A computed fold for a 74-nucleotide RNA from a Candidatus Woesearchaeota archaeon, annotated as transfer RNA. Rfam family: tRNA. Its mean pLDDT, the model's own confidence on a scale to 100, is 80.
[in-house]
């Protein structure tokens, strides 16, 4: 220098293949209810697509250009 791979809430994960309705689940938070208090349990709720531009009516999904990690080659 060259190739490949990956990026989603505080953490972890689906959805990408075949673009399509309000982005999935679980823990974490937070309020409520249960309990003499706590834990566990039940209810709501809170918070996210790595940037930038581009293609579509329509984009996390494609397409380019960057960034950050991980591999392999020299």
């Nucleotide at each position: 220098g060259g190739g490949g791979c990956u990026g989603u809430g505080g953490u972890g994960u689906a959805a990408c293949u075949u673009g399509g309705c309000u982005a999935u689940c679980a823990c974490a938070c937070a309020a409520g209810g249960u309990u003499u208090g706590g834990g566990a349990c039940c209810u709501u709720g809170u918070g996210a697509u790595c940037g930038g531009g581009g293609u579509u009516c329509a984009a996390a999904u494609c397409c380019u250009c960057g960034c950050a990690g991980c591999c392999c080659c020299a």